[in-house]
Predicted 3D model of a 79-nucleotide RNA (c-di-GMP-I riboswitch aptamer) from a soil metagenome.
Formats: sequence, structure tokens, C1' cells
RNA sequence: GCAAAGCCGUCGAAAGACGGUGUCGCAGAGCCACGGGACUAAGGCGACGUAAGGCGUCGCUACGUCAGCCGGGCCGCCA
Repeated sequence: GCAAAGCCGUCGAAAGACGGUGUCGCAGAGCCACGGGACUAAGGCGACGUAAGGCGUCGCUACGUCAGCCGGGCCGCCA
């Protein structure tokens, strides 16, 4: 210097993000989604339930998310 979790508010389908409060921790807990990994599943696809529609449930799926998961790049700190 930063600010975890929790709490409050806002955005979002969600993951999560932003702001306030807070202070678990962090020499890089600074920035970047390039690689790996993880999270979510609105939408899409499939299956089941129903006479059908609709609705519900389950599974798959990232163009969404995570940099305080690891690696990498850039800029930095100490000796």
C1' cells in the first nucleotide's frame, strides 16, 4: 500500500462484479483472460414426466465468470 470472510446497497438468470463497512491475509493480494484449471447455465441441444401444449426435473454446452487457483507477459519492491 492492498483488503478475505461477514454485513448493507446496486447490477446480473447465475457464477460473479461494483460501492460502503470490515481487516483473514498478501512483496508483489499491481495490471493483462495467452495456456491450464475451476465456477455458473440465461440461451441452445437431448432425455424423462403430462393426452398434448405449457410447465417441471435431469444431463450436456461459454460467446459468461474467477488474476486472493497455477503457469505466462508487462510494470514494480527488497537485499